RNA sequence: GCCCCGUUAGUGUAGUGGCCUAACACGUCUCCCUUUCAAGGAGAAGAUCACCGGUUCGAAUCCGGUACGGGGUACCA
Numbered sequence: 001g002c003c004c005c006g007u008u009a010g011u012g013u014a015g016u017g018g019c020c021u022a023a024c025a026c027g028u029c030u031c032c033c034u035u036u037c038a039a040g041g042a043g044a045a046g047a048u049c050a051c052c053g054g055u056u057c058g059a060a061u062c063c064g065g066u067a068c069g070g071g072g073u074a075c076c077a
Stems, first nucleotide, its partner, number of pairs: 001073007010026004018057001028044005050066005
């Protein structure tokens, strides 16, 4: 250089065109329970779905580019 894959709450993941105002687990916060803590119960906060464009009536999802990360491969005169 070329090719392939990945990027979604703090962490790990799901969701692959419309029921997404994005779900689950752990974590965080509040309350209940308890003599207290843990466990348990109830609730809450937390995501411009990496960024910029495009396609579409409609994009986290499809296409192109960019950035970052991972893997493969070639050259090294």
Predicted 3D model of a 77-nucleotide RNA (transfer RNA) from a Chloroflexota bacterium.
Its mean pLDDT, the model's own confidence on a scale to 100, is 82.
It matches the Rfam family "tRNA". Rfam classes the family as a transfer RNA.
The sequence was found in a public genome assembly.